[in-house]
RNA sequence: UAGAGUUUGAUCCUGGCUCAGAGUGAACGCUGGCGGCGUGCUUAACACAUGCAAGUCGAACGAGAACGGAACAUAGCUUGCUAUGUUUGUCAGCUAAGUGGCGGACGGGUGAGUAAUGUAUAGCUAAUGUGCCCCUUGGAGAGGGAUAACAGUUGGAAACGACUGCUAAUACCUCAUACUCCUUCUAUGUUAAUCAUAGUUGGGAAAUGUUUUUUCGCCAAGGGAUCGGGCUAUAUGGUAUCAGCUAGUUGGUGAGGUAAUGGCUCACCAAGGCAAUGACGCCUAGCUGGUCUGAGAGGAUGAUCAGCCACACUGGGACUGAGACACGGCCCAUACUCCUACGGGAGGCAGCAGUAGAGAAUCUUCCGCAAUGGACGAAAGUCUGACGGAGCGACACCGCGUGGUGGAUGACACCCUUAGGGGCGUAAACACCUUUUAUGAGGGAAGAAAUUCUGACGGUACCUCAUGAAUAAGGACCGGCUAAUUACGUGCCAGCAGCCGCGGUAAUACGUAAGGUCCAAGCGUUAACCGGAAUUAUUGGGCGUAGAGCGUCCGCAGGCGGUUUGUUAAGUUGAUUAUUAUAUACCGAAGCUCAACUUCGGUGCUGUAGUCAAAACUGGCAAACUAGAGAUAUGGAGAGGUGCGUGGAAUUGUGCAAGUAGGGGUAAAAUCCGUAGAUAUGCAUAGGAACACCAAAAGCGAAGGCAGCGCACUGGCCAUUAUCUGACGCUCAUGGACGAAAGCGUGGGGAGCGAAAGGGAUUAGAUACCCCUGUAGUCCACGCCGUAAACGAUGCGUGCUCGAUGUUAGGACCCUCGACCUGGUCUUAGUGUCUAAGAUAACUCGAUAAGCACGCCGCCUGUGUAGUACGAUCGCAAGAUUAAAACACAAAGGAAUAGACGGGGACCCACACAAGCGGUGGAUUGCGGGGUUUAAUUCGAUAAUAAGCGAGUAACCUUACCCAGGCUUGACAUCCUAAUUAUAUUUUCUAGAGAUAGAGAAGUCGGUUCGGCCGGAUUAGUGACAGGCGCUGCAUGGUUGUCGUCAGCUCGUGCCUUGAGGUGUACGGUUAAGUCCGCGAACGAGCGCAACCCUCAUCAUAUGUUGCAUUUUCAUGUGAGACUGCCGAUCAUAAAUCGGAGGAAGGUGAGGAUGACGUCAAAUCAGCAUGGCCCUUAUGCCUGGGGCUACACCCACAAUACAAUGGCUAGUACAAACUGAAGCGAAGCAGCGAUGCGGAGCGAAUCGGAGAAAACUAGUCUCAGUUCGGAUUGAAGUCUGAAACUCGACUUCAUGAAGCUGGAAUCGCUAGUAAACGUGUAUCAGUCAUGGCACGUUGAAUAUGUUCCUGGGUCUUGUACUCACCGCCCGUCAAGGCAUGGAAGUUGGGAGCACCCAAAGUCUGCGAAUUAAUCGUGGCCUAAGGUGAGUUCAAUAACUGGGCUUAAGUCGUAACAAGGUAACCG
Repeated sequence: UAGAGUUUGAUCCUGGCUCAGAGUGAACGCUGGCGGCGUGCUUAACACAUGCAAGUCGAACGAGAACGGAACAUAGCUUGCUAUGUUUGUCAGCUAAGUGGCGGACGGGUGAGUAAUGUAUAGCUAAUGUGCCCCUUGGAGAGGGAUAACAGUUGGAAACGACUGCUAAUACCUCAUACUCCUUCUAUGUUAAUCAUAGUUGGGAAAUGUUUUUUCGCCAAGGGAUCGGGCUAUAUGGUAUCAGCUAGUUGGUGAGGUAAUGGCUCACCAAGGCAAUGACGCCUAGCUGGUCUGAGAGGAUGAUCAGCCACACUGGGACUGAGACACGGCCCAUACUCCUACGGGAGGCAGCAGUAGAGAAUCUUCCGCAAUGGACGAAAGUCUGACGGAGCGACACCGCGUGGUGGAUGACACCCUUAGGGGCGUAAACACCUUUUAUGAGGGAAGAAAUUCUGACGGUACCUCAUGAAUAAGGACCGGCUAAUUACGUGCCAGCAGCCGCGGUAAUACGUAAGGUCCAAGCGUUAACCGGAAUUAUUGGGCGUAGAGCGUCCGCAGGCGGUUUGUUAAGUUGAUUAUUAUAUACCGAAGCUCAACUUCGGUGCUGUAGUCAAAACUGGCAAACUAGAGAUAUGGAGAGGUGCGUGGAAUUGUGCAAGUAGGGGUAAAAUCCGUAGAUAUGCAUAGGAACACCAAAAGCGAAGGCAGCGCACUGGCCAUUAUCUGACGCUCAUGGACGAAAGCGUGGGGAGCGAAAGGGAUUAGAUACCCCUGUAGUCCACGCCGUAAACGAUGCGUGCUCGAUGUUAGGACCCUCGACCUGGUCUUAGUGUCUAAGAUAACUCGAUAAGCACGCCGCCUGUGUAGUACGAUCGCAAGAUUAAAACACAAAGGAAUAGACGGGGACCCACACAAGCGGUGGAUUGCGGGGUUUAAUUCGAUAAUAAGCGAGUAACCUUACCCAGGCUUGACAUCCUAAUUAUAUUUUCUAGAGAUAGAGAAGUCGGUUCGGCCGGAUUAGUGACAGGCGCUGCAUGGUUGUCGUCAGCUCGUGCCUUGAGGUGUACGGUUAAGUCCGCGAACGAGCGCAACCCUCAUCAUAUGUUGCAUUUUCAUGUGAGACUGCCGAUCAUAAAUCGGAGGAAGGUGAGGAUGACGUCAAAUCAGCAUGGCCCUUAUGCCUGGGGCUACACCCACAAUACAAUGGCUAGUACAAACUGAAGCGAAGCAGCGAUGCGGAGCGAAUCGGAGAAAACUAGUCUCAGUUCGGAUUGAAGUCUGAAACUCGACUUCAUGAAGCUGGAAUCGCUAGUAAACGUGUAUCAGUCAUGGCACGUUGAAUAUGUUCCUGGGUCUUGUACUCACCGCCCGUCAAGGCAUGGAAGUUGGGAGCACCCAAAGUCUGCGAAUUAAUCGUGGCCUAAGGUGAGUUCAAUAACUGGGCUUAAGUCGUAACAAGGUAACCG
């Protein structure tokens, strides 16, 4: 020392991404009251107009007269003033320019360069300098010649000069003197170099200047202080895809040079020096105190302030000086800018302001030297863009304010609403109060010191008074993380987004509003840094499967290292000293009203170095030891290796024999071989490769790997006990050796097998899987290659830590009198299995560790790109090794869990199959659906689970659709007003298709307090509203289908697991059943199963008319009965099963009702209800007509058939259930018939519908499109109904299609079932009913069984699936986009090399009679420039390579299940 979100259906782990925090020289958006204090070009070291930023000294000097004095003169007059002129240089006023001195090396700016000539820390300098300043000692004698200014002449446009002449100095020169100075030599002492003392040779100084005086100044020597120069150690970026670099290079001797050491430079000599502890190269970068962050260790950073360094347009160079190689000096060269008379000149803001430009972005061309500091001066003073201040900017930090108290009818507005109310909200209004701030007025500082004077800031801070709530609030956010939610708009659009993600019509996520939350003169966003991130892990991570152990061994350097003793003191520990600048930090005080800020004091700055001490541990040195390691001796096992030889079986070929038609191959075939004689058989022979059985979790080897047998050579290992050496050890970067298969080179060999290739199949295709051939290769020798899922996915070594049980090779002991064998116990070395503790995310590991520890090496840090590109090394090549980035994504991944799935496994069930019976699919018709058509053909239902379904009756109505005509508070409901009571209702006529419109006729409510009252009804009006079969079944309720009447689905407690979760519910039996029994970390319970309910079958009993007819059937009640209860067998003595008895019925007796948790966003807004949305003279309502009935075609479900088990005719027989008042309707009569007339009876056990039919009896038909079949059509009718045209049913006569049992495929059914037969009924005027729902009659066949198909259940297994296999997912191609590699080239930059040329300048040679300056002319070095060959970096490029990406493109289906040929590595 805080965490959170995000991979999954869920879980744990690994792992990345993202967020919350702090800070910034910031910028941008919106907003903006005041003050204090800080801070402000991070980019173009880009270019600069203008002004200022370094001068000063007259007490160094000559000189001058601008200014001011003084004196004189003149003029004016105000009579002591003004103006003008002249003079003056001893005016102790002054001064332009000049000589001279000091200062322009400080102060100020910037960070280009620089990875060390830098910086930081600690040291050294006996190898050194130091102006001004301080102290001490001594000194200043004698001389000299010039020169500027100035004057004159003169050149030039200018800048700037040239010549002649005059003059001064603290300018310059000579001589003298001088020591503790320099130098030569000597002596003595001392030292590692060297130094000290004494003497000695030679040499070297000055300004008696300034001033009335004091001062101040000058020279020499010594010392101090300050400020430098040089050297050393350590520390101070990245990159090895930079591994070798270096000739002044490393050292020496001598010389030169410097203040000084030194290859600093030169001559000669030697051949060194640096480097894996990273030289050299490349890229980047000023360093530090510090700053930010962080718990710290660290990480990042180097603005402001402070220290150091470097630079001053770019490059080179020196001069002067104490100090420079000099920001506002000089010379030269390049570039640029300006002036010019074209001859030539001038310039350098990275000083302060300011300008242009660049940029997201950074200020005033301000005031003052009053303070602090600096230069000069004796001083006054002058100068000072240092500095002190002000200005601008919310850029940062700090402080203050925008009012306070009361005030409920909780006002208005606005927002929400469940329509009641709620929020804004004491908020406002209103009342009282205050005046920080603001404005005005008055007063008014400190800052000033050693100081008479002196204040830019500034009439500022501050104080007092007055006025009046008056002048002053915004920004972001409100899905989770993360504090804070509602309405409307929008409708995968517009948009949001830090991550996850929102938006496709009810968005807490977009936009707006209201409300809320958080901050507040700010709030947000962006950028980059630290943190969180233990996500580079020293503190503090890992490597079996997540990323990660080199394929294996040997081994140098390095790291680590047994026991004892002594010593040392490098590491280590302690104490102490010095340092660690100031500022910053922390603590305590103090000053601004507080704070920020500032001041003072203290602490600290974890570092470095020195000194002293300790001696346990590590290290060094020395001496010993034997437990590690090794050696010798005695034994042992082994597919360890290499070479040579040798053996038999088998395959193939060849020869011969014998023999005949096939062989071979496959799921099935074919290609192929064979009558030219194969295959099969026998004998002989050739050749190559591999070694059956033994054989094993066995053995050996470092790994790869090693297998017939024998011989030779040879490596390693194990055991035993003796002896010896004496730590000789372990691990190893770089390096070396070995290293399967494939492949390569050369030469052999080649039987079998067999990439490529050819053919045959398979297939939609089949460049495959299968088959027939077959070349490289496989084999040998030699040489390469150097990789594999080279795996135990587990580096090597050492020690420690329970047990059980095999096995291989030794040893010891026991058993035995003894030997051998066998057996047992112990032990050593291997090799297996199970397991404890412990470990682990889990799986699992567990003395052969993945446990507990130590030593060393290798490796990892999200996924993809990618083990790829480029570069380099190796290789004959193939390729190997090393090894990135851009870009993209928010995951990728491991283990385990629950499901689902599998062309995985096991078990079980079901009319699932099989066994059977009858159908469908073919025909015609009916009906429904699709499609098409139409003005409309209303709507819904679409695999199973839509399609004779909603609909259990579409001619009108229904009706929702279309056309046309009408209505608008409406056909319907409530409220209000008015009128009427002549209402309602019934009805006539006219117009019209009707709705409707107009004109009439009849009709005139109830109560009452008698009122103009109350109630009702109707009409008219008004607006609230009505109305909607309009949309959304993906907003819903309710209901329903399906899996499925399948046996399952869960819970409580307990137990197991880190957890999801498991257990229970598994296992063995059994069942129709999670039914029951047994066992078991489970024990119980719930919803389901079963039972309870209804119907039927048997019996008993009660009652009973309309039934029956004397007791039964029957009807309605009430009971009994069936429970594996009894017997036997089997099983485990259970559950249960099988058989039997009895019984009407036997193992749920038959049927029905009953449908668990859930699945399908299944169906329904058109049954109903309902949220939201939409229409409102229409999407509502009324009416007429039409449509839902269409018709090339397709599909589903049915009816009737195709006939003789039949058709037709005649006769005879037997049901059950149901139904009837706007009804059923008898008898009778008429009609061929539908039906009509009729009207008895019946609200029905009474009457009616109502004749059951198949069956049976008899006859006929005789296999034919028929006496089968009945469609279609014509004619005539009947009935219902306003109305049968579109569009009803039925009847009669006539007509007489297709069809002769139905392809692929497919449906139902297990007993009173299938099949066949008829009957009834709901709806209904009638009916398209062959449909639905019921009823009975006749009445079978078959089931060996569970291999297969379908569906389901349980267990198990694999999984990359979880939208769950109708899943997931790979690659090419095509299209768009993005970044990137290669590339003929092109362009630009960097650094170096060689040569040429060479400015200025230092040093130097020569010359000008002589010395110096100076001049002339050479030499060395050299900036810039030029040429050349290369190198490196970057940009760009025709073309080209792959990569990534983009809802719905193409082709296949490679992977995930045995993924349909197991997958994967090379």
RNAcentral holds the sequence, with entries from ENA. Predicted 3D model of a 1466-nucleotide RNA (small-subunit ribosomal RNA) from uncultured Nitratifractor sp.